[in-house]
């Protein structure tokens, strides 16, 4: 100086003018307006003054779990879906902290988790074969064929003997037709455990040792996943793949803030269904609702105004204990404070501060330090019921690791 991995925080400040919105408190002199009332008072709201507050670490994604509202079925089951190692955290979660086993990586450091002897799929080219998987290239002369030599018998021909042909049986050689391996080489991400020794024709767990699986049993250590050791049985399941069906286990009522409720106001009804109907995703089984319908659907009409739901919350801030940490407990402060309703939070100005350029000056040069001038005041990006988290986006900083190179 370069490359990597982690984790952390997120861009001015201060004053003043002016604007825009929320809440609070005061005034009510005057103006409009609303609620009541016979009318008055009385009370609310604008308009005033005065205080105090107004986007984010990610508000984004809409991917996860809640609160919270509603619907009598939230009761049982299946369909479906989710999750999957061990322990703890949490209001819960597919989050978070710690651990076990596997894997990547030179390392900081990251990734991954029930089950392949329940059962099916599937593994490309390549290679004989790809899991009830096998013969390309090889390797064997015991077995059976086949040749060729030797010996020895025996037939035929012959009176005999030779000689000659023919068959048997032995021995020797040789020959991969038939047969016999699967150890060796090769194909490939992967190819029927490893090492040595016996054994065979020639290999093979065929068979011992010994290591390695497997089952089962004991014992150490751990809250456990698991890790260690030690016996005893077995020649031993031919791989890999379940974010491929698929098996085991645990969990899972539905639908959403345009959820839902209160007030005013206005209009106009018609037909239909209806217990073999309806009744917050489907399918079944109980359950409730019974002729006035309630509840639904089709057509036509009206209305779309205003308050609530709306911001006190699994809240924040501080000290102090607990704990490997995630978190947790105590105590004591703040809390009128974003709350819009098509969506507010914004202009200007000065001055510091921070960047960037240029110029002067200290300092030997760079660096760095001061002073001046001049432009900017980043990026990613803006609530909309509310809180917890993942992820993605861009910018800073800090801590490890690795490599070079100088003291």
């Nucleotide at each position: 100086a370069g490359g990597g991995u982690u984790u952390a925080a997120g861009a001015g400040g201060u004053g003043g003018u002016u604007g825009c919105u929320c809440u609070g408190a005061a005034a009510a002199a005057a103006g409009c307006u609303c609620u009541u009332u016979g009318a008055a008072a009385a009370g609310g709201g604008c308009u005033u003054u005065c205080a105090g507050g107004g986007a984010g670490g990610a508000a984004a994604g809409u991917c996860c779990g809640g609160g919270c509202u509603c619907c009598a079925c939230a009761g049982g089951g299946g369909a479906g879906g989710a999750c999957g190692c061990c322990g703890g955290g949490u209001a819960a979660c597919a989050c978070c902290c710690g651990g076990a086993g596997g894997g990547a990586g030179u390392a900081a450091u990251c990734c991954c988790u029930g089950g392949a002897a329940a059962g099916g799929g599937c593994c490309a080219c390549a290679g004989a074969a790809a899991a009830c998987a096998g013969a390309c290239c090889g390797c064997c002369a015991g077995c059976g064929g086949c040749u060729a030599a030797a010996g020895a018998g025996c037939u035929u021909u012959u009176a005999c003997a030779g000689u000659a042909a023919g068959c048997u049986c032995u021995u020797u050689a040789g020959u991969g037709c038939g047969g016999g391996c699967a150890a060796g080489g090769g194909u490939g991400a992967a190819a029927a455990g490893g090492u040595g020794a016996g054994g065979u024709a020639a290999g093979a767990g065929c068979u011992c040792a010994c290591c390695g699986c497997a089952a089962g049993c004991u014992c150490u250590g751990g809250u456990a996943a698991c890790a260690g050791a030690g016996c005893u049985u077995g020649g031993c399941a031919c791989g890999g793949u379940a974010a491929c069906c698929c098996c085991c286990g645990u969990c899972c009522g539905g639908a959403g803030a345009a959820a839902g409720g209160c007030c005013a106001a206005a209009c106009a009804g018609a037909g239909c269904c209806u217990a073999c109907a309806g009744g917050u995703g489907c399918c079944c089984c109980g359950c409730c609702u019974a002729a006035a319908a309630a509840g639904g659907c089709u057509c036509a009409g009206g209305u779309a105004g205003g308050c609530c739901g709306c911001u006190u919350g699994a809240g924040a801030g501080a000290a102090g204990g607990g704990g490997u940490a995630a978190c947790c407990c105590u105590u004591c402060u703040c809390c009128u404070a974003a709350g819009a309703g098509a969506a507010a939070u914004a202009a200007c100005c000065a001055c510091c501060g921070c960047u960037u350029a240029g110029g002067a000056g200290a300092a030997c040069c760079c660096c760095u330090c001061u002073c001046c001038u001049a432009a900017g005041u980043a990026a990613c990006a803006g609530a909309a019921c509310c809180c917890g988290g993942c992820u993605u986006a861009c910018u800073u900083a800090a801590a490890c690791c690795c490599u070079a190179c100088u003291u």
Model confidence (mean pLDDT): 76 of 100. A computed fold for a 407-nucleotide RNA from a Thermodesulfobacteriaceae bacterium, annotated as Bacterial RNase P class A. The organism belongs to Thermodesulfobacteriaceae, within Bacteria. Of the family's consensus pairs, 94% are formed in the model. It matches the Rfam family "Bacterial RNase P class A". About the family: Ribonuclease P (RNase P) is a ubiquitous endoribonuclease, found in archaea, bacteria and eukarya as well as chloroplasts and mitochondria. The sequence was found by an Rfam model in a public genome assembly.